[in-house]
Context: one part of a larger RNA
RNA sequence: CGUAAGAGCAUUGAGAGGAGCCCUCCUUAGUACGAGAGGACCGGGAGGGACGCACCGUUGGUCUGCCAGUUAUCGUGUUAACGGUAAAUGUUGGGUAGCCAUGUGCGGAGUGGAUAACCGCUGAAAGUAUUUAAGUGGGAAGCCUACCUCAAGAUGAUUGCUCUCAUGGGGUUUACCCAGUAAGGUCACAGGAAGAAUACCUGUUUAUAGGCGCUUGGUGGAAGCUCAGUAAUGAUUGCAGCCUAGGCGUACUAAUAGACCGAGGG
Numbered sequence: 001c002g003u004a005a006g007a008g009c010a011u012u013g014a015g016a017g018g019a020g021c022c023c024u025c026c027u028u029a030g031u032a033c034g035a036g037a038g039g040a041c042c043g044g045g046a047g048g049g050a051c052g053c054a055c056c057g058u059u060g061g062u063c064u065g066c067c068a069g070u071u072a073u074c075g076u077g078u079u080a081a082c083g084g085u086a087a088a089u090g091u092u093g094g095g096u097a098g099c100c101a102u103g104u105g106c107g108g109a110g111u112g113g114a115u116a117a118c119c120g121c122u123g124a125a126a127g128u129a130u131u132u133a134a135g136u137g138g139g140a141a142g143c144c145u146a147c148c149u150c151a152a153g154a155u156g157a158u159u160g161c162u163c164u165c166a167u168g169g170g171g172u173u174u175a176c177c178c179a180g181u182a183a184g185g186u187c188a189c190a191g192g193a194a195g196a197a198u199a200c201c202u203g204u205u206u207a208u209a210g211g212c213g214c215u216u217g218g219u220g221g222a223a224g225c226u227c228a229g230u231a232a233u234g235a236u237u238g239c240a241g242c243c244u245a246g247g248c249g250u251a252c253u254a255a256u257a258g259a260c261c262g263a264g265g266g
Stems, first nucleotide, its partner, number of pairs: 001153001005164006015150004021049007033038001051107005059101004066094005071086006112144002118138004165266001167179004184261004189203004208254003211250005217243003224237001226235003
């Protein structure tokens, strides 16, 4: 811009893409077959490999400052206690959310149709024969469906429901132009399990973000005081102190102030 007014929500599916895999074992059955050796079709069941999708409850990885230990040095006047730096975390031990696989769950199942090679039935031309000429069946991991995803710019532009509608001015007067609006939308603002930008989603009629309270969880027993010990150190107070992203709650703070677009009776 189009979809012959302007919007919001849903919807059909023309079409497109994805997937489609393989192996082993048990049973049928040591049966059919075969002199024997050997050894099935069909059917039923179980397990696995690779691949793909999703997820983080479990097992683990990471988690750049969440907790703790520790070396050197500088600083807070000193002790103690802390803070900075040590190549982009000084180093070491752990680690929530998130992200992830090596972890977990699931998938390639089924059904129908038309067929290929091939196998048939009936059957003439050609008194026989013949799957074919008329007619009529079976038959594949392949084709069309079926399963998952996208999808009306499918210009052949689908369909349904709901909402808004008789303002002002100009004008060559059923046309057309301009302006302000309606429903609605955009910017802006607070943000996001959404994200390169954009887009998408949530919120200001509120739990959107921060703070605060409680809590899950992490670290692992804070400082100070007291006690034991000559001291290093240990113990009590005390599953302590501290805590990022998780959960629940709470309007205390900030979502202010606003601006703009958007029909005219189809």
The part of an RNA shown here (large-subunit ribosomal RNA, domain VI) has 266 nucleotides and comes from a metagenome. Its Rfam family is "Bacterial large subunit ribosomal RNA".